[in-house]
RNA sequence: CUCAUCGAGACCGGCUGAGGGAAAGGCCCUUCGACGCCGGGGCAACCGUCGGAUUUGCCGACAUGGUGCCAACUCCUGCGGCCAGUCAAUUGGCCGAUAGAUGAG
Repeated sequence: CUCAUCGAGACCGGCUGAGGGAAAGGCCCUUCGACGCCGGGGCAACCGUCGGAUUUGCCGACAUGGUGCCAACUCCUGCGGCCAGUCAAUUGGCCGAUAGAUGAG
């Protein structure tokens, strides 16, 4: 840089000791121990393996291997469009963009 996915799912113990949730705003988590590290466990099925089908996209099964993940929809919002609502707004819903995460190349 390209492509795919992101409303599901999955926690215990030990060490340490004050921050953490990417950034800003919000809202949360946290001394009843956060973040991190280590060990074990688990989830999922991207890569993978097997089977089917087939023009290359798909369907199903598995979990020994490579990653990933295990608070909150990517925690929510920011930018654009449409709709609802209102005198006008606050606000709410949907779609998309941006940013980000993970995988494969």
Source information: A computed fold for a 105-nucleotide RNA from a soil metagenome, annotated as SAM riboswitch aptamer (S box leader).